The prediction has a mean pLDDT of 77. This is a predicted structure of a 66-nucleotide RNA (Fluoride riboswitch aptamer (crcB RNA motif)) from Rhodanobacter sp. Taxonomically the source falls in Rhodanobacter (Bacteria, Pseudomonadati, Gammaproteobacteria, Lysobacterales).
RNA sequence: CUGCACACGGGAGCUGGCAUGCCUCCCCGAACCGCCGGAACAUCGGCCGAUGAUGCCUACCUGACC
Repeated sequence: CUGCACACGGGAGCUGGCAUGCCUCCCCGAACCGCCGGAACAUCGGCCGAUGAUGCCUACCUGACC
C1' cells in the first nucleotide's frame, strides 16, 4: 500500500413519525432509489404499498354506528 474477515461505529432497506435483547444489506467507487408492457432509465400505457418484519401513531380511502 492492497485484498479478505471480524468487532465497534455509521448508513440503507419504493411516500411520514416512534419503538424493537428483531432481520437483511452496505462501508461512500457502497447498500438503496417498486413492479409489468416496451428497443428504451421514454415526455407512453397498466399495477401495488405509508412496515424489511412486527406494534403503535399520523395522513389518505371505504363501510357501519352515535